[in-house]
Molecule: transfer RNA
Organism: uncultured Erysipelotrichaceae bacterium
RNA sequence: GGUUCCGUGGUGUAGUGGUUAUCACGUCUGCCUGUCACGCAGAAGAUCGCCGGUCCGAAUCCGGUCGGAACCG
Numbered sequence: 001g002g003u004u005c006c007g008u009g010g011u012g013u014a015g016u017g018g019u020u021a022u023c024a025c026g027u028c029u030g031c032c033u034g035u036c037a038c039g040c041a042g043a044a045g046a047u048c049g050c051c052g053g054u055c056c057g058a059a060u061c062c063g064g065u066c067g068g069a070a071c072c073g
Stems, first nucleotide, its partner, number of pairs: 001072007010025003018056001027043005049065005
């Protein structure tokens, strides 16, 4: 340098064009307990790497760009 794949709450993930972006762990609050843990209930937290385009409508399709991985040279 080329090809392919990946980028979504703190972490790991689902979502392949239309409802409020899913779930688990974690965090916080309450209940429970003599205390902690476990358990139960609730809450906060991502406008989907960035920019642009297509579309009535984009996390999703297209182009560019940044970062990461694998392979090739």